[in-house]
Record summary
The RNA shown here (SAM riboswitch aptamer (S box leader)) has 121 nucleotides and comes from Spirosoma panaciterrae DSM 21099. It matches the Rfam family "SAM riboswitch aptamer (S box leader)". Its Rfam clan is "SAM clan". The coordinates come from a structure-prediction model, not an experiment, and the mean pLDDT is 79.
RNA sequence: GGCUUAUCCAGAAAGACGGAGGGACGGACCCGAUGAAGUCUUGGCAACCCUUUCAUAACCCCAGGGUUAUUGGAACUCGGUGCCAAUUUCCUCCCGGUAUACAAACCGGGCCAGAUAAGUU
Numbered sequence: 001g002g003c004u005u006a007u008c009c010a011g012a013a014a015g016a017c018g019g020a021g022g023g024a025c026g027g028a029c030c031c032g033a034u035g036a037a038g039u040c041u042u043g044g045c046a047a048c049c050c051u052u053u054c055a056u057a058a059c060c061c062c063a064g065g066g067u068u069a070u071u072g073g074a075a076c077u078c079g080g081u082g083c084c085a086a087u088u089u090c091c092u093c094c095c096g097g098u099a100u101a102c103a104a105a106c107c108g109g110g111c112c113a114g115a116u117a118a119g120u121u
Stems, first nucleotide, its partner, number of pairs: 001121008013042005021031003026091003043084003048080002051075005056069006088113001093110006
């Protein structure tokens, strides 16, 4: 890098260095010299993996336990990631609705794309 699965309207920022960009792409709209990107430090959020624990289901021995789960909760101590403006900032393609001929607008659903995690190649 490819593939698979899950999630994405919740949540959480200060300081130092730095010095003009950033929000993936296009458009829109925003953030930024009251300091962008990036690096470092400290802090925090979350609960994907890990860990602990409860319940449930199946199985095993059966004393009460053990194992597994592609089941549902809880904890957040240690560890692996992730994240800490705006819904993934919004829209793009398709369908439906407001709703009428079309368009604009708004609302809802789906696809695509993207991000993150876990597994796999």